[in-house]
RNA sequence: GGAGCCGCACUGCGGAAUGCGCACCGGCGCAGCGGGGGAACCAUAUUGGGGGUGAAUUCGGCCCCUCUCUCGGCCGAUAGGGCGUCCUUCCGCCCGAACCCGUCAGCUAACCCCGUACGCAGCAGGAAGGCCUGG
Numbered sequence: 001g002g003a004g005c006c007g008c009a010c011u012g013c014g015g016a017a018u019g020c021g022c023a024c025c026g027g028c029g030c031a032g033c034g035g036g037g038g039a040a041c042c043a044u045a046u047u048g049g050g051g052g053u054g055a056a057u058u059c060g061g062c063c064c065c066u067c068u069c070u071c072g073g074c075c076g077a078u079a080g081g082g083c084g085u086c087c088u089u090c091c092g093c094c095c096g097a098a099c100c101c102g103u104c105a106g107c108u109a110a111c112c113c114c115g116u117a118c119g120c121a122g123c124a125g126g127a128a129g130g131c132c133u134g135g
Stems, first nucleotide, its partner, number of pairs: 010122005018031005032116006042106001049104001050101004058077006080095004086130006
């Protein structure tokens, strides 16, 4: 001097998941943000079950099983979604899961119920335009 690891602070990212107050062994309340249920009117279907959160849907091919189908695995694509550190756009790079309800729920005013986690990164790819600040 560099790399790695641990802790704290700060900055930034996905996400609704933050702020304040009280209490304090395990917590609670309010606000903000987010989600579900629930009339009339309208709409409409039920084992081929149906539905919810979420961007995460829909396919093609191969393999496995097999009487056949299905489930599952792999590859490729795709509806849709995200990042790029002042902002917008264009190239560029990624994700395209998982879980839950339990035969049941369309919309839905009043009303009722629930969540407020978790996971990452820290010179951070390039270009154009703009904004702010400093010299």
A computed fold for a 135-nucleotide RNA from a Dehalococcoidia bacterium, annotated as c-di-AMP riboswitch aptamer (ydaO/yuaA leader). NCBI's taxonomy places the organism under Bacteria, Bacillati, Chloroflexota, Dehalococcoidia. Its Rfam family is "c-di-AMP riboswitch aptamer (ydaO/yuaA leader)". Its family is annotated with regulation of gene expression and cyclic-di-AMP binding in the Gene Ontology. The sequence was found by an Rfam model in a public genome assembly. Its mean pLDDT, the model's own confidence on a scale to 100, is 79.